[in-house]
Predicted 3D model of an 88-nucleotide RNA (Glycine riboswitch aptamer) from Parundibacterium terreum. Rfam family: Glycine riboswitch aptamer. Its family is annotated with glycine biosynthetic process in the Gene Ontology. RNAcentral holds the sequence, with entries from Rfam.
RNA sequence: GCUACUUGAUCGGGAGAGACCAGCAUCGCGCUGGCGCCGAAGGGGCUACAACCCAAAAACUCUCAGGCAAAAGGACUGGUCAAGGGAA
Numbered sequence: 001g002c003u004a005c006u007u008g009a010u011c012g013g014g015a016g017a018g019a020c021c022a023g024c025a026u027c028g029c030g031c032u033g034g035c036g037c038c039g040a041a042g043g044g045g046c047u048a049c050a051a052c053c054c055a056a057a058a059a060c061u062c063u064c065a066g067g068c069a070a071a072a073g074g075a076c077u078g079g080u081c082a083a084g085g086g087a088a
């Protein structure tokens, strides 16, 4: 000097679904109840793959938590930097 991959930092991109109804509050943008809904934090489940058992993934599934104007959050992802690691 190069760099598959992993992790972290930073700057960007980043979907879905009622600004629903009733009551309370009004320096408030929340609370309680009701009905409806979403899947991409987190969490649970299933099976696929693998020769059986055991075990076991997901963007599949559940919707506990979370969310359903904006903001925030956001799986995942791009750039840069650093560390680990790799190759010569």
Base pairs, nucleotide, nucleotide: 002086003085005084006083007082008081009080010079011078012077013076018035020034021033022032023031024030036068037067038066042064043062044061045060
Taxonomically the source falls in Parundibacterium (Bacteria, Pseudomonadota, Burkholderiales, Oxalobacteraceae).